[in-house]
């Protein structure tokens, strides 16, 4: 210094060929059950999809630039 991959809910991670609600499981609230708790079942709450630009009617998705990771070569 180059060259891949990677950033989405608090946490682990999906996500279509660019499209009308951005989703899962865990985890937190609240209810149901139960003498009671835990297990299960039931609801909800909880996102600027790292940042800035750009292409487009339309961008988490494509371009580019930068921010942090990871891995490889030198």
């Nucleotide at each position: 210094u180059g060259c891949g991959g990677g950033a989405u809910a608090g946490c682990u991670c999906a996500g279509a060929u660019g499209g009308u609600u951005a989703g899962a499981g865990c985890g937190u609230a609240g209810g149901a059950u139960u003498c009671a708790u835990a297990a299960c079942c039931c609801u909800a709450a909880g996102g600027u999809c790292g940042g800035c630009a750009g292409u487009u009617c339309g961008a988490u998705c494509c371009u580019g630039c930068u921010u942090c990771c990871c891995g490889c070569a030198a």
The RNA shown here (transfer RNA) has 74 nucleotides and comes from Arcicella sp. Rfam family: tRNA. RNAcentral holds the sequence, with entries from ENA.